Predicted 3D model of a 95-nucleotide RNA (c-di-GMP-I riboswitch aptamer) from a Bacillota bacterium. NCBI's taxonomy places the organism under Bacteria, Bacillati, Bacillota.
[in-house]
């Protein structure tokens, strides 16, 4: 100086879960709030996973319901980096 692994110090990030707003949803911003994270920093490049507005294909008055509800089946251009993998960037006393 660069990698790995340990780790101090100062510090960061913020699950679920409440409220707001936006969406069709999934889920996202933002406050509150910490389960946790050494990349829980950015990236949607691969996989995976949710979710179908819109399109397609099927039904053709059916099936559940117990009241004026609720229901098929593909499909991503949606979304998810805190799923998992490249990619990039980035603190760090001491060993």
């Nucleotide at each position: 100086u660069a990698a790995u692994c340990g780790a101090a110090u100062g510090g960061g990030c913020a699950a679920a879960c409440c409220g707001a707003u936006a969406g069709a949803a999934a889920u996202a911003u933002u406050g509150g709030g910490a389960c946790g994270c050494a990349a829980a920093g950015c990236u949607a490049c691969g996989g995976g996973u949710c979710u179908a507005a819109g399109g397609g294909c099927a039904a053709g008055a059916g099936a559940u319901a117990u009241u004026g509800g609720u229901c098929g089946u593909c499909u991503a251009u949606g979304a998810u980096c805190g799923c998992c993998g490249g990619g990039u960037u980035g603190c760090a006393a001491c060993g």